[in-house]
RNA sequence: GCCCCCUUAGCUCAGCCGGUAGAGCAGCUCAUUCGUAAUGAGCAGGUCCGGGGUUCGAGUCCCCGAGGUGGCU
Numbered sequence: 001g002c003c004c005c006c007u008u009a010g011c012u013c014a015g016c017c018g019g020u021a022g023a024g025c026a027g028c029u030c031a032u033u034c035g036u037a038a039u040g041a042g043c044a045g046g047u048c049c050g051g052g053g054u055u056c057g058a059g060u061c062c063c064c065g066a067g068g069u070g071g072c073u
Stems, first nucleotide, its partner, number of pairs: 001072003005068003010025004019056001027043005049065005
């Protein structure tokens, strides 16, 4: 230098064919316990990497950037 893939909650990741964003773990509250852990119930947490475009509507499609893994030279 070239090619592919990835970027979504604190972390690990879903999100198919464009239609108002989810799970597990972690956190908080409550129940249970003599107390802790475990377990159960609930709550909170997101500019979907940035910018632009297409569209009635974009996490999703297109373009330009940024960061990261891998491969080739």

Predicted 3D model of a 73-nucleotide RNA (transfer RNA) from a Bacteroidales bacterium. The RNAcentral record of the sequence draws on ENA. NCBI's taxonomy places the organism under Bacteria, Pseudomonadati, Bacteroidota, Bacteroidia, Bacteroidales. It matches the Rfam family "tRNA". By type it is a transfer RNA.